The RNA shown here (TPP riboswitch aptamer (THI element)) has 93 nucleotides. Its Rfam family is "TPP riboswitch aptamer (THI element)". Gene Ontology term of the family: thiamine pyrophosphate binding. The sequence was found by an Rfam model in a public genome assembly. Its mean pLDDT, the model's own confidence on a scale to 100, is 76.
RNA sequence: GUAAAGCUUUAGGGGUAUUCUGAAAAGAAUUGAGAGACACCCUUCGAACCUGAUUCGGAUCAUACCGACGUAGGGAAAGGCAGUUUCGAGUUU
Numbered sequence: 001g002u003a004a005a006g007c008u009u010u011a012g013g014g015g016u017a018u019u020c021u022g023a024a025a026a027g028a029a030u031u032g033a034g035a036g037a038c039a040c041c042c043u044u045c046g047a048a049c050c051u052g053a054u055u056c057g058g059a060u061c062a063u064a065c066c067g068a069c070g071u072a073g074g075g076a077a078a079g080g081c082a083g084u085u086u087c088g089a090g091u092u093u
Base pairs, nucleotide, nucleotide: 001087006081007080008079009078010077011043012042013041014040016037017030018029019028020027021026049074050073051072055068056067057066058065
């Protein structure tokens, strides 16, 4: 001097279903980080999320609930701090 991890700023991306009650508003239950939240998750080292998909198997009152599909096709970034550790260079002994 410096990779990854970590912290942070600004910016960007994303989803919001199922069942029950109800005229509606709304409430309750299930899964989940999040079921329209001043929240949560994700940003190329990218299963956040979308497509395939009115897909396939299993479970469920039911569902994008679980698994497969998935080494598939897409998918939103730049900077700062820090200096343990790794690696490299220099100096001295």